About this RNA
This is a predicted structure of a 471-nucleotide part of an RNA (small-subunit ribosomal RNA, 5' domain) from an uncultured prokaryote.

Context: one part of a larger RNA
RNA sequence: GAGCGAACGCUGGCGGCAGGCCUAACACAUGCAAGUCGAACGCACCUUCGGGUGAGUGGCGGACGGGUUAGUAACGCGUGGGAACCUACCCAGAUCUUCGGAACAACUGAGGGAAACUUCAGCUAAUACCGGAUACGCCCUUCGGGGGAAAGAUUUAUCGGUUAAGGAUUGGCCCGCGUUAGAUUAGAUAGUUGGUGGGGUAAUGGCCUACCAAGGCGACGAUCUAUAGCUGGUCUGAGAGGAUGAUCAGCCACACUGGGACUGAGACACGGCCCAGACUCCUACGGGAGGCAGCAGUGGGGAAUAUUGCGCAAUGGGCGAAAGCCUGACGCAGCAAUGCCGCGUGGGUGAAGAAGGCCUUCGGGUUGUAAAGCCCUUUCAGUAGGGAAGAUAGUGACGGUACCUGCAGAAGAAGCUCCGGCCAACUCCGUGCCAGCAGCCGCGGUAAUACGGAGGGAGCAAGCGUUGUUC
Numbered sequence: 001g002a003g004c005g006a007a008c009g010c011u012g013g014c015g016g017c018a019g020g021c022c023u024a025a026c027a028c029a030u031g032c033a034a035g036u037c038g039a040a041c042g043c044a045c046c047u048u049c050g051g052g053u054g055a056g057u058g059g060c061g062g063a064c065g066g067g068u069u070a071g072u073a074a075c076g077c078g079u080g081g082g083a084a085c086c087u088a089c090c091c092a093g094a095u096c097u098u099c100g101g102a103a104c105a106a107c108u109g110a111g112g113g114a115a116a117c118u119u120c121a122g123c124u125a126a127u128a129c130c131g132g133a134u135a136c137g138c139c140c141u142u143c144g145g146g147g148g149a150a151a152g153a154u155u156u157a158u159c160g161g162u163u164a165a166g167g168a169u170u171g172g173c174c175c176g177c178g179u180u181a182g183a184u185u186a187g188a189u190a191g192u193u194g195g196u197g198g199g200g201u202a203a204u205g206g207c208c209u210a211c212c213a214a215g216g217c218g219a220c221g222a223u224c225u226a227u228a229g230c231u232g233g234u235c236u237g238a239g240a241g242g243a244u245g246a247u248c249a250g251c252c253a254c255a256c257u258g259g260g261a262c263u264g265a266g267a268c269a270c271g272g273c274c275c276a277g278a279c280u281c282c283u284a285c286g287g288g289a290g291g292c293a294g295c296a297g298u299g300g301g302g303a304a305u306a307u308u309g310c311g312c313a314a315u316g317g318g319c320g321a322a323a324g325c326c327u328g329a330c331g332c333a334g335c336a337a338u339g340c341c342g343c344g345u346g347g348g349u350g351a352a353g354a355a356g357g358c359c360u361u362c363g364g365g366u367u368g369u370a371a372a373g374c375c376c377u378u379u380c381a382g383u384a385g386g387g388a389a390g391a392u393a394g395u396g397a398c399g400g401u402a403c404c405u406g407c408a409g410a411a412g413a414a415g416c417u418c419c420g421g422c423c424a425a426c427u428c429c430g431u432g433c434c435a436g437c438a439g440c441c442g443c444g445g446u447a448a449u450a451c452g453g454a455g456g457g458a459g460c461a462a463g464c465g466u467u468g469u470u471c
Stems, first nucleotide, its partner, number of pairs: 001471004006467005013343006020335001021301001026299003030296003035060003040057002043054004067254002076179007085171001090167002094163001096161002098132004107122006138147003152159003180226003187217001189215001192214008229251004233244004256277005279290004307333001309332003315329001316327004346376004356367004380412001382407005390398001415460005420441003426455005436443002
């Protein structure tokens, strides 16, 4: 000098854009953040007889989107390759869409419980479940053969369902190289290294298991310890480099702590399930309920970080044939000078160089064209009227916002730090090694340009300084 997710002190007019718990991955009151489909299905209620509503069965979605950085020094990430895989939805084309059956919710009845909820009996539908038929292609095969599918709805021309192969996309896996510090960590390893058989997986593999062999790693730093999410980037610097990883984007990991699987195309699942633990709450003491590192908000911690706002109008997502519903994603508004950028706080004229202040060699100098006075202008703010684009039929939260026009009046709008040298800017008074200043050198002990005040000046300016931190 530059930078900052900054904080603190003094001060503070407006607007645009951006960013805003860096600390306790501490605990959380309350509300909302994931639903949707009646064109799959039965039932109940209402009905204007068109339909609507409700819980339930069923389908799809709750694996996306959103948050956080605790863990992780690792194929986690970055980059470049690879083979032994999966891929719901989507795209294109082709096949089939046939015949049957038995249940279970809802509901009814009878119970249990304070509640959460739950038991028994009976009834019922389906695109829920099961069986048969058929199936070139598909799977298995000892090559003889064996196995395997479906679902219909209605407004009658659409939406679906089934099978294998294919495309696209997403994802899983493997490898080379790179990726912090410590040797005051030198040895470490028994599923350990490899093989065979078997199991398991979508798939390779000690991934797991039985047996066999005794290997594999390490001063080119193994192991251990500490620290840390990685990257595109960001800051600085002429560059090399150094520092850093907020916001935005990609990837990983996590979801009260630890473990586990279920469902599913996809999870070992933030707002799903089970078990254990800590904590909180309810209880009739028998038993139950919960998880903000979603958006707001509260307590706590801290130098420190915002509203329990509006809207689905746009963009995007889920469901639906659609109308539409949901969406704290998102779009906006609110708060604080947190930052960057822009604008304003007036312009011209005006010497009796007024008054006052300060200094003075007492002549004067300076503040200073500064003020007053005279002549103008009206940006911004104010006020009145008009009033968008953003949306393509309709639909606008923002918002009567931006913007445009009129009106009034210089009117409502300047501070902060510094003035010994570095370093731009000087005198007087007070103080007297005191009180104090200070980044370094150093000032102060009676003439202090260095302390405190005043006048004057310098620099920046809605900011200016200080502190912290990086180069």